[in-house]
Annotation:
This is a predicted structure of a 75-nucleotide RNA (transfer RNA) from an archaeon. The prediction has a mean pLDDT of 83. Its Rfam family is "tRNA". By type it is a transfer RNA. The sequence is in RNAcentral, with records from ENA.
RNA sequence: GGGAGUGUAGCUUAGCCUGGUUGGAGCAUCCGACUGAUAAUCGGACGGUCGCCAGUUCAAAUCUGGCCAUUCCCA
Numbered sequence: 001g002g003g004a005g006u007g008u009a010g011c012u013u014a015g016c017c018u019g020g021u022u023g024g025a026g027c028a029u030c031c032g033a034c035u036g037a038u039a040a041u042c043g044g045a046c047g048g049u050c051g052c053c054a055g056u057u058c059a060a061a062u063c064u065g066g067c068c069a070u071u072c073c074c075a
Base pairs, nucleotide, nucleotide: 001074002073003072004071005070006069007068010027011026012025013024020058029045030044031043032042033041051067052066053065054064055063
């Protein structure tokens, strides 16, 4: 220099191919129930500019382009 994959909550991840109701789950955190107390269990709450910018569209996590980060392959 060329090509490909990945990027969604503090962590792990579903959804993207096939655009459409509020982006959901587990763990973690906080509150409560239970217990003599703790753990476990159960209930609830909190937490997301879907890597960034732009485009297409009535409508974009999803389609298109550029860029950034990271991994791999070729030279």